Predicted 3D model of a 74-nucleotide RNA (transfer RNA) from a Candidatus Woesearchaeota archaeon. The sequence is in RNAcentral, with records from ENA. Its mean pLDDT, the model's own confidence on a scale to 100, is 81. Rfam family: tRNA. Its family is annotated with triplet codon-amino acid adaptor activity in the Gene Ontology. The source organism's lineage runs through Archaea, Nanobdellati and Candidatus Woesearchaeota.

[in-house]
RNA sequence: GGGGACGUAGUUCAGCUUGGUAGAAUGCGCGCCUGGGGCGUGCGUGGUCGAGGGUUCAAAUCCCCCCGUCCCCA
Numbered sequence: 001g002g003g004g005a006c007g008u009a010g011u012u013c014a015g016c017u018u019g020g021u022a023g024a025a026u027g028c029g030c031g032c033c034u035g036g037g038g039c040g041u042g043c044g045u046g047g048u049c050g051a052g053g054g055u056u057c058a059a060a061u062c063c064c065c066c067c068g069u070c071c072c073c074a
Base pairs, nucleotide, nucleotide: 001073002072003071004070005069006068007067010026011025012024013023020057027045028044029043030042031041032040050066052064053063054062
């Protein structure tokens, strides 16, 4: 220098194909349970969807560009 994958909650990820209310598990907080704890269980807490721009009535999703991580080629 060329190509590819990935970036979403504190963490691990789904959702993108086919644009239409941002989700699961786990964590954390407060209860229930227990002699106490663990397990279990109820409620709550969670996000500029990597940055910017474009298209659209509407963008995590489509397009352009940039940044970061990893891999391949040279």